RNAcentral holds the sequence, with entries from ENA. This is a predicted structure of a 360-nucleotide RNA (Bacterial RNase P class A) from a Dehalococcoidia bacterium. Its Rfam family is "Bacterial RNase P class A". Rfam's curators write: Ribonuclease P (RNase P) is a ubiquitous endoribonuclease, found in archaea, bacteria and eukarya as well as chloroplasts and mitochondria. Rfam classes the family as a ribozyme. Its family is annotated with dimeric ribonuclease P complex, tRNA processing and ribonuclease P activity in the Gene Ontology. The model forms 96% of the base pairs in the Rfam consensus. Lineage of the source: Bacteria > Bacillati > Chloroflexota > Dehalococcoidia. The prediction has a mean pLDDT of 76.

């Protein structure tokens, strides 16, 4: 210098003009302050908060979670560790539904004799027989099929064979140094036929629902409801008809309550941010100090211009480099609020480490 591994960070700046939301001052004109993100995103987990309500105890069903210890308000998140698999050139790194297959049930395509209990080709022994072959028995070493075939290699042994016996290796089980624990140095035992639980299932733990369009509050016009009053003259209905009278309805007035649009609250001081100190390997915790940092509701946080950054391409100049010109400058964008996870991102910076080449 180039390439890479791991981790962290930034992600345009200044000025002018014109605008937007909000807060404060002012009678007003106007003036002043504040105004997106690391993900505000996806809405995948966990909470706060609110209402419905009782989901309190026990049971059933359903769903979720599942190595150990710690952190946290909580988590499926984070930290540290264990085990397994994989990767590297790299101090190392990635991934793991990581409880149980010795309770039971089911499944294992095709091929193959057999995928659950089995012998196709073979090997060996005995008998019959003319050699071919046939009958009975033993074996699972070799061949073949398969993703998977009854631990592996070697030796002994045997009629042939086989953990049948032995050595080493692998696994399992028991004991067990060490460790809070998961685990496990080591020792012992021939104990040695699978796989599958994101199949049913078993074990342990947990779980009410809806969500700020939650929910609360103030409250108009019109219409409708309840109560009270009025109900005069003509006019409606009822008391069988007519007259009178009474009742109802209607009209009008008053009161009350519900309630749509709308306003306000919820709603910006909170599991808050930052510096320092202390504890802890770390996640994180404790303490001191300082700070207050968007709040819209069809949804503000913008636009134009100039200059400067950054990256890149081209050309010129004698190299380091300089000058000129062109291009690019991302992902995205609050909507009740937090803690996580995941996803997107032009360009750049820092730290540690590795490989290669060159120079001293």
């Nucleotide at each position: 210098u180039c390439a890479g591994c791991a981790g962290g960070c930034c992600g345009g700046g200044u000025g002018a003009c014109c605008g937007c939301u909000u807060c404060g001052a002012g009678c007003a004109a106007u003036c002043g302050g504040a105004g997106a993100g690391g993900a505000a995103g996806g809405u995948c987990c966990g909470a706060g908060c609110u209402c419905c309500u009782c989901a309190c105890g026990g049971g059933c069903a359903g769903c979720g979670c599942g190595c150990u210890g710690g952190g946290u308000a909580a988590c499926a998140c984070c930290c540290a560790g264990g085990c397994g698999u994989c990767c590297u050139g790299a101090c190392g790194g990635a991934c793991g539904a990581c409880g149980g297959a010795a309770a039971g049930u089911g499944g294992c395509a095709c091929a193959g004799a057999a995928a659950c209990a089995u012998a196709c080709c073979g090997c060996c022994c005995c008998g019959a027989g003319a050699u071919a072959u046939c009958g009975g028995g033993g074996c699972a070493a070799g061949g073949g099929u398969g993703a998977a075939a009854u631990g592996g290699u070697g030796g002994g042994g045997u009629a042939a064979g086989a953990g049948c016996c032995c050595a080493c290796c692998g696994g399992c089980u028991g004991c067990a140094a060490a460790g809070c624990g998961a685990u496990g140095c080591g020792c012992a035992g021939g104990c040695c036929g699978g796989c599958u639980a994101a199949a049913c299932c078993c074990c342990g733990c947990g779980c009410g629902g809806a969500g700020c369009a939650a929910g609360g509050u103030c409250a108009a016009a019109u219409a409708g409801g309840a109560g009270g009053g009025u109900g005069u003259u003509a006019a409606g209905g009822g008391c069988g008809c007519c007259c009178g009278g009474c009742c109802c309805a209607a009209u009008c007035c008053c009161u009350c309550g519900g309630g749509u649009u709308g306003g306000c609250c919820g709603c910006a001081u909170g599991a808050g941010a930052c510096c320092c100190c202390g504890g802890g390997c770390a996640a994180c915790c404790g303490g001191u100090g300082u700070c207050c940092u968007a709040g819209a509701u069809a949804g503000a946080u913008g636009g134009u211009c100039a200059c400067c950054g950054u990256c890149u391409c081209c050309g010129c100049c004698u190299u380091c480099g300089g000058c000129g010109g062109g291009g690019a400058u991302a992902c995205a964008g609050a909507a009740c609020u937090c803690g996580g996870c995941c996803u997107a991102c032009a360009g750049g910076c820092c730290u540690g480490c590795u490989g290669a080449a060159g120079c001293c």